[in-house]
Context: one part of a larger RNA
RNA sequence: UGACGGGGGCCCGCACAAGCGGUGGAGCAUGUGGUUUAAUUCGAUGGUACGCGAGGAACCUUACCUGGGUUUGACAUGCACAGUAAUUAUGUAGAGAUACAUACGCGCAGCAAUGCGACUGUGAACAGGUGCUGCAUGGCUGUCGUCAGCUCGUGCCGUGAGGUGUUGGGUUAAGUCCCGCAACGAGCGCAACCCCUACUGCCAGUUACUAACAGGUAAUGCUGAGGACUCUGGCGGAACUGCCUGCGACAAGCAGGAGGAAGGCGGGGAUGACGUCAAGUCAUCAUGGCCCUUAUGUCCAGGGCGACACACGUGCUACAAUGGCCGUUACAGAGCGGAGCAAAGCCGAGAGGCGGAGCAGAACGCAUAAAGGCGGCCUCAGUACGGAUUGAAGUCUGAAACUCGACUUCAUGAAGCUGGAAUCGCUAGUAACCGCGCAUCAGCACGGCGCGGUGAAUACGUUCCCGGGCCUUGUACA
Repeated sequence: UGACGGGGGCCCGCACAAGCGGUGGAGCAUGUGGUUUAAUUCGAUGGUACGCGAGGAACCUUACCUGGGUUUGACAUGCACAGUAAUUAUGUAGAGAUACAUACGCGCAGCAAUGCGACUGUGAACAGGUGCUGCAUGGCUGUCGUCAGCUCGUGCCGUGAGGUGUUGGGUUAAGUCCCGCAACGAGCGCAACCCCUACUGCCAGUUACUAACAGGUAAUGCUGAGGACUCUGGCGGAACUGCCUGCGACAAGCAGGAGGAAGGCGGGGAUGACGUCAAGUCAUCAUGGCCCUUAUGUCCAGGGCGACACACGUGCUACAAUGGCCGUUACAGAGCGGAGCAAAGCCGAGAGGCGGAGCAGAACGCAUAAAGGCGGCCUCAGUACGGAUUGAAGUCUGAAACUCGACUUCAUGAAGCUGGAAUCGCUAGUAACCGCGCAUCAGCACGGCGCGGUGAAUACGUUCCCGGGCCUUGUACA
C1' cells in the first nucleotide's frame, strides 16, 4: 500500500422486511449428469454451465459409429510430360459413391505448323484436418457492475515503499455539486449529446381520415369532394428547481405548492472506466507451436446425436366452480408476404383439398385476436376436472416420416385433490392473467425475440441474511 475480520461508523441494491405469483410433489417438453451403446460427435460446470453454442439433428446438417470406395485428392496455385474439347444424354452393374459401354459434341487465333484456353491422365511441389494446446495468442464475450469508481502532470511531505490531491463538513442516483483544506489542474468513467415514448405548433394529404355540402345503397367514406378531425412523418416548441413558501452555512441542495400533457434523472432503450476471474471460445473466424499425410484427409449408404434402473436444472399443462363445456356478441398492436401471402366460392365432421380474385403492400392477403360481455348446461364427484398413455382411421410437408415430424378425428382415459426441507421472480401500466406476430424454417416451438389486451397488492423500516461503495481500526496474510 492492499487484502481480510463472526472490528467500528456512514450509505446503497427486490438484499431482507411488507405483499403477489411461482419452483421443489404429478404428467409431459427440453437441457445436463450418470448409465448404456458399434456410436450415443464436440464444447459450456458455483455465483458467471444445465430451453447454453443450436435463430429449429428424418436425409442433408454431422463433426460420431458400421460398412463400401478413393489417394495431387471434395477445394487453391503454379510446373513438367502425355492426351483430348468441355459437356450432355442413355444403357448395364451396384445400397450409393462409382465403374464400364454407347451416342451427340469437338472451343479461340492462324492458310498451315503451332500457340492459347478449358478438361483428363501421370509425376513431384503442395492441398486438406471440426486433430492437440483458450495455460502460446488475436478478435469477440461473460462477470463483479451501469457499481462510482480508476488514474495522471506539476507542486508539497516522507531516507524509502509511498502519501497528498481523491481525506474532512453538507448534498446527490453519481469522485453529483457546494464549502473548507499544500495543494493546483487534468484525463478515463458519471451526467449530457443519440433512439423510442408522453403534450403540442407548422408543413404535407395517398393507399389513411370523413365534420360540412352533393349523389347513391339493403348497408358501408361507397362516389364527387374536403384538408377540419383521426392518423401518418418531417421540422420545431415544451421541463430549466424556471416561479412561490419553508428548511439549510446567505451555498450546494431538500420538503411542500402553483401552473402544466409531463416535475425535479418524466418513463424505456442504447451506452459497460482502470481492472478481476491464466473466466469462456483453437468447433464462427484468424493464428504460433505440435501432430496426421493410401489417413486424424476425402466421397457414399445405413445407423447414431432421439438409448433409459436413475439424479438435477429450466419450462408447459393441471389438480378445478373467480371453473369446465356449448351457443352468441365486441375491442388491439407490432410484424410478415413473389420458388411468397393467398380472398370469395365449392367439397370434407376435421386436419385439409379444389380454386384462384387481389397484393412487391397505410391499398390485397396472412387474420376470426384471446381473456372479456350475454344466455344455457354441469353441482363437489377423480367429475361434463385433468389430459398422459395406447388402439384405429386419416391430413400435410418432403425422393423418403420404421428407427425419428407436426397436425386431425373416433375410441381409450393414467398420475394428479395445491406440493417436505428448501428456493425464485417482481415496486406500476410493473407482477399476474390473456392471446397475436417474427426469426430459424420444405416440414417441425411448451424455447427465443417482439407486440398489444385486462390489470393488482405491498414497502413500518434497515436489527438480521446476501452483494456492493466510502472512512476508520486490528493483523501470525501478500